Molecule: RNase P RNA; transfer RNA
Organism: Clostridiales bacterium
RNA sequence: UGAGGCAGACAAGUGGUCGCGUGCCGAUGAGGCAUGAGGAAAGUCCGAGCACCACAGGGCAGGGUGCCAGCUAACGGCUGGUGGAGGCGACUCCAAGGCAAGUGCAACAGAGAGAUACCGCCGUGUAAACGGUAAGGGUGGAAAGGUGCGGUAAGAGCGCACCGGCGGCCUGGCGACUGGCCCGUCAUGUAAACCCCACCUGGUGCAAGAUAAAGGGAAGCAAUGAAUGGCCCGUUCCGCUUCCGACCAUCGCUACAGCAGCCUGGUGACUGGCUGCGAAGAUAGAUGACCACUCACGACAGAACUCGGCUUACAGUCUGCGCUCAUUUU
RNA sequence: GCGGGCGUGGCGGAAUUGGCAGACGCACCAGCCUUAGGAGCUGGCGGGUAACCGUGCAGGUUCAAGUCCUGUCGCCCGCA
Numbered sequence: 001u002g003a004g005g006c007a008g009a010c011a012a013g014u015g016g017u018c019g020c021g022u023g024c025c026g027a028u029g030a031g032g033c034a035u036g037a038g039g040a041a042a043g044u045c046c047g048a049g050c051a052c053c054a055c056a057g058g059g060c061a062g063g064g065u066g067c068c069a070g071c072u073a074a075c076g077g078c079u080g081g082u083g084g085a086g087g088c089g090a091c092u093c094c095a096a097g098g099c100a101a102g103u104g105c106a107a108c109a110g111a112g113a114g115a116u117a118c119c120g121c122c123g124u125g126u127a128a129a130c131g132g133u134a135a136g137g138g139u140g141g142a143a144a145g146g147u148g149c150g151g152u153a154a155g156a157g158c159g160c161a162c163c164g165g166c167g168g169c170c171u172g173g174c175g176a177c178u179g180g181c182c183c184g185u186c187a188u189g190u191a192a193a194c195c196c197c198a199c200c201u202g203g204u205g206c207a208a209g210a211u212a213a214a215g216g217g218a219a220g221c222a223a224u225g226a227a228u229g230g231c232c233c234g235u236u237c238c239g240c241u242u243c244c245g246a247c248c249a250u251c252g253c254u255a256c257a258g259c260a261g262c263c264u265g266g267u268g269a270c271u272g273g274c275u276g277c278g279a280a281g282a283u284a285g286a287u288g289a290c291c292a293c294u295c296a297c298g299a300c301a302g303a304a305c306u307c308g309g310c311u312u313a314c315a316g317u318c319u320g321c322g323c324u325c326a327u328u329u330u
Numbered sequence: 331g332c333g334g335g336c337g338u339g340g341c342g343g344a345a346u347u348g349g350c351a352g353a354c355g356c357a358c359c360a361g362c363c364u365u366a367g368g369a370g371c372u373g374g375c376g377g378g379u380a381a382c383c384g385u386g387c388a389g390g391u392u393c394a395a396g397u398c399c400u401g402u403c404g405c406c407c408g409c410a
Base pairs, nucleotide, nucleotide: 001326002325003324004323005321006320007319008318009317010316012294013293014292015291016290017289018288020036021035022034023033024032025031038300042311043310045309046308047307048306049305050205051204052203053202062201063200064199065198066197067081068080069079070078071077082096083094084093085092086091097196098195102194103193104190105189106188118137119136120133121132122131123130124129145163146162147161148160149159150158164185167182168181169180170179172177209251210250211249216244217243218242219241220240221239225237226236227235228234256278258277259276260275261274262273263272265270295298331409332408333407334406335405336404337403340356341355342354349393358374359373360372361371362370376383377382386402387401388400389399390398
């Protein structure tokens, strides 16, 4: 100098005029002051708080999660490791328990798909055929581990060496796992197929729910009062009791696993302490419009009970690294 | 706000436990029949010369995905 890697921040700015929501002052009015969307407010994919319903205790079923250890209120989240994959590298990615518990499936092709003899090779035999074989060919995604040497009639883990795999023992580690030795060559794939194992799990969701007043509906009781009507039945209204759902109003509603800074412990997620701060709260739903100036000319998009995550969308600008590679110079 | 379901030719709609995607109907095209039209009968009908690609889109699991899993887009339904 060029090409990258990782971590993070911002999301055009300033001023003026008019307007809207909320709170406060003012007297209730006029008016004034303060404040007013996001990193994802989104998708609603997880986990909680909170509320109501259900519930003696235990179990089954159903659902979810799935390497190990930790963090956390909790999690399918995060951190640090293990194993695997990619990259020269910094580094990144992984639904990663069990098919050696059982069952199912593997179309077509192929002789044979979990067990096999089609061609070939060897032996017997004139031949037909029979026997041996799993080296070689062919089919297939997959055909009884791979390479080499020995061995044999031809062959074969039949024997040996190395590699791979299962199991056992030992070493290191809390553990996933790792390293070594021994046995031995037997076991294809699929669990994002049923299933097995371990752990977790009651349901519904702020349209949950709580309160008050007025009114409504249903049932019953008393009486036959009033209206309608010539009269009876009927219908409507009024009285008392019980039950029901629920408009509107108020609460739930925003001050808490809260935010920022510094320090302590820890590799880290995080924890503990101190100081400071108060930052939307509607119920037809506010957060806007116009003007002026500047620039790099402006993306994705907008709260509706609240938090912690994940995922997805996003014009661009900026910062840090005692991170990497290549080239050049000293 | 909360919950549930569905996307396959031009249209509707099949495809059972994953195994040759488009059965069947409508529409369309061509031929026969008719003087002519309709009806009827016969054949064709996703794209591409072909290899191949095609089930809303993008990935993944698997030998193999319309089907199983994840994300995403669109549509429909229910709850005051």